[in-house]
Context: one part of a larger RNA
RNA sequence: UGACGGGGGCCCGCACAAGCAGCGGAGCAUGUGGUUUAAUUCGAAGCAACGCGAAGAACCUUACCAGGGCUUGACAUCCCGCGCAACACAUUGAAAGGUGUGGUUCCCUUCGGGGACGCGGAGACAGGUGGUGCAUGGUUGUCGUCAGCUCGUGUCGUGAGAUGUUGGGUUAAGUCCCGCAACGAGCGCAACCCCUACCAUUAGUUGCCAGCAUGUAGAGAUGGGGACUCUAAUGGGACUGCCGGGGAUAACUCGGAGGAAGGUGGGGACGACGUCAAAUCAUCAUGCCCCUUAUGUCCUGGGCUACACACGUGCUACAAUGGCCGCAACAAAGGGAAGCGAAGGAGCGAUCCGGAGCGGAUCUCAGGAAAAGCGGUCUCAGUUCGGAUUGUGGGCUGCAACCCGCCCGCAUGAAGUCGGAGUUGCUAGUAAUCGCGAAUCAGCAUGUCGCGGUGAAUACGUUCCCGGGCCUUGUACA
Numbered sequence: 001u002g003a004c005g006g007g008g009g010c011c012c013g014c015a016c017a018a019g020c021a022g023c024g025g026a027g028c029a030u031g032u033g034g035u036u037u038a039a040u041u042c043g044a045a046g047c048a049a050c051g052c053g054a055a056g057a058a059c060c061u062u063a064c065c066a067g068g069g070c071u072u073g074a075c076a077u078c079c080c081g082c083g084c085a086a087c088a089c090a091u092u093g094a095a096a097g098g099u100g101u102g103g104u105u106c107c108c109u110u111c112g113g114g115g116a117c118g119c120g121g122a123g124a125c126a127g128g129u130g131g132u133g134c135a136u137g138g139u140u141g142u143c144g145u146c147a148g149c150u151c152g153u154g155u156c157g158u159g160a161g162a163u164g165u166u167g168g169g170u171u172a173a174g175u176c177c178c179g180c181a182a183c184g185a186g187c188g189c190a191a192c193c194c195c196u197a198c199c200a201u202u203a204g205u206u207g208c209c210a211g212c213a214u215g216u217a218g219a220g221a222u223g224g225g226g227a228c229u230c231u232a233a234u235g236g237g238a239c240u241g242c243c244g245g246g247g248a249u250a251a252c253u254c255g256g257a258g259g260a261a262g263g264u265g266g267g268g269a270c271g272a273c274g275u276c277a278a279a280u281c282a283u284c285a286u287g288c289c290c291c292u293u294a295u296g297u298c299c300u301g302g303g304c305u306a307c308a309c310a311c312g313u314g315c316u317a318c319a320a321u322g323g324c325c326g327c328a329a330c331a332a333a334g335g336g337a338a339g340c341g342a343a344g345g346a347g348c349g350a351u352c353c354g355g356a357g358c359g360g361a362u363c364u365c366a367g368g369a370a371a372a373g374c375g376g377u378c379u380c381a382g383u384u385c386g387g388a389u390u391g392u393g394g395g396c397u398g399c400a401a402c403c404c405g406c407c408c409g410c411a412u413g414a415a416g417u418c419g420g421a422g423u424u425g426c427u428a429g430u431a432a433u434c435g436c437g438a439a440u441c442a443g444c445a446u447g448u449c450g451c452g453g454u455g456a457a458u459a460c461g462u463u464c465c466c467g468g469g470c471c472u473u474g475u476a477c478a
Stems, first nucleotide, its partner, number of pairs: 001478002003475003007472007015462002019426005026316008034307002042053002064302007073125001077124002079121005087102006106115003127291002130289003136285002138280003141276001143274001148187006154163003167178003193268004198236007208225002212223003239262001242256005318419001322378006334365003339358002344353003385416001390411007432454007
């Protein structure tokens, strides 16, 4: 100087407390461990691995296993020889591959040839998701959006070092004010950026419809209009600016006015010096080591989907604040051309026929989004709760749904009556609850990332648990 303390002081955080909803019990989905297996590819491991890499394992993917093939190779550059460029057919085979037959020249040309492509050959080489993340780059997690981490000069100290950065206040903040042997500065904080809340201006189609006219069963459907909503660009607006109290007359803080918004308005992007030899050689790159008729490469089939069991994360429930039936409102944000697919028709339905319109403020996914609302029924039961499981009949995608997809109808109707010890999230348009969309994607979503609808309770407080910041103290630790 640090680190540590079941030392002290001050302070903060959904850290506790106060609340609400969960998890832990059930069924299922998914990941992991374990076990099994020819293989169940590999990685991730307290927080910070476990719906994680994977924004999509039937083949492919695929790295694993079995079997069948290839050896200058599936891919790149160079050399030589030949040429039927391509391609089609037959045969063998599970395919890859092998064998045979037919067949025409594609581009340039100085007609020598060259190029593209195919076949054969030799070797330089290719190739490796083989090893090492403890050789590395890059990227990422984490402490932590915590308020810290340092430097120059000066001063003090023999020196390590100290000072500044401590102190008194204050703040979300090393934020600011005051003081001070310090005076300044840098990386962080904040602001500058984006979205959202209010207003104005500009613009007015595909959006809108107040007034005027036409028109309809109903319709901005039509003429027209720019007012309004909205769209999307530019600006304005909030700064403790104003008033009062407190405070040191400061910083700041409390209350108030005006205001759409008030003291960082709400949300996002943004992550200092560093820590964990943290993660990743399987995104990529890369040193070294290793394989080279195989640890490379092609193919078929299987596996990654196994199942006594254990754990994590979710979904659905156990019901009446509910289930079912009928009537019937109101979104936002997105996607669409090998695509989205309307009207109309068939089917109980999945879906099919159909094909208008639309590269889309125009058409469409998309329906009246669902919860909510109104009316009816059920009357507390393993039920009109719950839907697992199984049988059967169908639909869709796709060469192909046996291993191993999704959906629909009928039948079947399991566990489950609110969950031990323990444990998680959340402070407001939040939790809870309700549906909608997108990426990936032929198909496959309870996952992920977004969108809006309805919309709470509680916070006395900081003694305690956890994590963190500053000062101080002890230390036989570095």
Molecule: small-subunit ribosomal RNA, 3' major domain
Organism: Christensenellales bacterium